[in-house]
RNAcentral holds the sequence, with entries from Rfam. This is a predicted structure of a 140-nucleotide RNA (Glycine riboswitch aptamer) from Paraburkholderia acidisoli. NCBI's taxonomy places the organism under Bacteria, Pseudomonadota, Betaproteobacteria, Burkholderiales, Paraburkholderia. Model confidence (mean pLDDT): 75 of 100.
RNA sequence: AAACCGCACUCUGGAGAGCGGCAGUAGUUCGUCGAUCGAGCAUCGUAUCGGCGUUCAGGCUGCCCACCGAAGGGGCGCGCGCCACGCAGCAACAGCGGCAUCGGCGCAAUCUCUCAGGUACCGAGGACAGAGGGGCCAUG
Numbered sequence: 001a002a003a004c005c006g007c008a009c010u011c012u013g014g015a016g017a018g019c020g021g022c023a024g025u026a027g028u029u030c031g032u033c034g035a036u037c038g039a040g041c042a043u044c045g046u047a048u049c050g051g052c053g054u055u056c057a058g059g060c061u062g063c064c065c066a067c068c069g070a071a072g073g074g075g076c077g078c079g080c081g082c083c084a085c086g087c088a089g090c091a092a093c094a095g096c097g098g099c100a101u102c103g104g105c106g107c108a109a110u111c112u113c114u115c116a117g118g119u120a121c122c123g124a125g126g127a128c129a130g131a132g133g134g135g136c137c138a139u140g
Stems, first nucleotide, its partner, number of pairs: 009132005018065001020064006027056001030053007037045003066119003072115001073113003079107005086099002089096002
């Protein structure tokens, strides 16, 4: 220097499980009352704000139950590695390599646990997989 591998980055694909229950709530439907504004004899209003009640609530918050596994995390071996009772061999007697019970330590996963995370659509996340490495400044 080049190539390859790994990591990171960019693009693409990417599953599963509740429209769960209760309560509260920003909001929201309707009604009513009051105030302002407009019209106006009374009173009215596709108007605005506030109070009370009320409708909805796949939004948000809390609690509860049910479930998912592919962020992350934990666990596991008749396999692998190390230690090692001991066995045999070589030897220049300094040592060398080989096998190795019981047991100990360590090492996985798309397995398993379900801590974390997640469970309408959308969005987000997502193990894993595929692809990618431009131009100019400057032949500096």